The part of an RNA shown here (large-subunit ribosomal RNA, domain I) has 466 nucleotides and comes from a Planctomycetota bacterium.

Context: one part of a larger RNA
RNA sequence: CGUACGGCGGAUGACUUGGCGUCGAGAGGCGAUGAAGGACGUUGGAACCUGCGAUAAGCCUAAGGGAGCUGGUAACCGAGCGAUGAUCUUAGGAUUUCCGAAUGGGGCAACCCACCCUUCGGGGUACCGCAUGCUGAAUGCAUAGGCAUGCGGGGCGAACCUGGGGAACUGAAACAUCUAAGUACCCAGAGGAAAGGAAAGCAACAGCGACUCCGUGAGUAGCGGCGAGCGAAAGCGGAUCAGGCCAUGCGAAGCGGUUGGAAUGCCGUUCCGAAGAAGGUGAAAGACCUGUAGCAGGCCGUUAAGCCCAUUGAGUAGGCUCGGGCUCGUGGAACCCGGGUUGAAGACGGGGGGUCCACCCUCCAAGGCUAAGUACUCCUCGACGACCGAUAGCGAAUAGUAAGGUGACUGAAUGUUGAAAACCACGGCGAUGAGCCGGGUGAAAGAGAGCUGAAACCGUGCGCUG
Repeated sequence: CGUACGGCGGAUGACUUGGCGUCGAGAGGCGAUGAAGGACGUUGGAACCUGCGAUAAGCCUAAGGGAGCUGGUAACCGAGCGAUGAUCUUAGGAUUUCCGAAUGGGGCAACCCACCCUUCGGGGUACCGCAUGCUGAAUGCAUAGGCAUGCGGGGCGAACCUGGGGAACUGAAACAUCUAAGUACCCAGAGGAAAGGAAAGCAACAGCGACUCCGUGAGUAGCGGCGAGCGAAAGCGGAUCAGGCCAUGCGAAGCGGUUGGAAUGCCGUUCCGAAGAAGGUGAAAGACCUGUAGCAGGCCGUUAAGCCCAUUGAGUAGGCUCGGGCUCGUGGAACCCGGGUUGAAGACGGGGGGUCCACCCUCCAAGGCUAAGUACUCCUCGACGACCGAUAGCGAAUAGUAAGGUGACUGAAUGUUGAAAACCACGGCGAUGAGCCGGGUGAAAGAGAGCUGAAACCGUGCGCUG
């Protein structure tokens, strides 16, 4: 040195409390009756979490349920509750400090300071809008303004939706038109969906008959420094259909032997099955436990798409000019929208059919509403997975914690004793240590803060080997 045996270390295997995804169903809102989110309290005993609010792990009522209970880490001590039915579950109600839209005034959120009324418990006092009433200037009537009352609004919320605004990087192998893109982002508003919607529409001489969504048409017709790229529509084929959820209860059938620490294993023999899904139980259980099939019972929601005002919609349609939107970048540029400027007709009329004109066809603008099919998932329930299995899977087996940053913000790691704590009484060495040894428990301690326990790395008096 090797081997062997140990130490350290925490890979690997196995496991899963947690995640990820798909599908189906539900729900799609909460808020001045004070939300979301917090602060501070609250249990007999310190802390954190959960619950709750000075009635504070709770109070009342109804229903269920039926023997234990006083939430978790979490034991321990103490004190209690419960067949006059507790704990627990569901539904309804009561209470609900302070901050927060925060709303009596203020303020460095959870604090400070008021006024009015009061039956002394308490109640009221922000601002804005609408309605009603009262009052009421300059100014005679009025009006503005003021006051009171009632109703509404305000704020929060993951995505989806509509509207108002609206980039740049980038691509064009540079770059300016163009692209990226009406994207990101900001603002406003709404709903469970939103938007759209009942032809002044398409079409083409044949016809169709609101809108929305999907497929196709089609990368077509087109647009385009005709570059990069952008990119329709008609038509055709489909979608459109009233059901859904569920607290809870009942719920079949196995024994003996054997090995073992333990039977669910093995052997023997038997049974149930509308139930042989699954999980648990000291190893592997249809018949031990929870369940499962099935049955009972209760709950919620919908009325299903057609119509209304007006009485035919004027500073409108149209023109010109300047922009914007469409596949359309000004082009021969229709059509739609807007700023400016002009400005009709009145159904014997008017718009459109891609400059324009004629014929022909088609429709009736300048008022409004409208389910379903479609989009999304912060949230709830269920089922499932050739999804992960602790450096994986959400950042998080929980944590937006610890920690970092003045701040905006950034942001981890840590799972596994055993069937059961039976978690090592007692003794020895030691410093009344740490640690070790004996001893005890246990199937095992070579399971002792621990399953398994790889490698790197460290050690070795004694064994083997050179």
Record summary:
The coordinates come from a structure-prediction model, not an experiment, and the mean pLDDT is 82.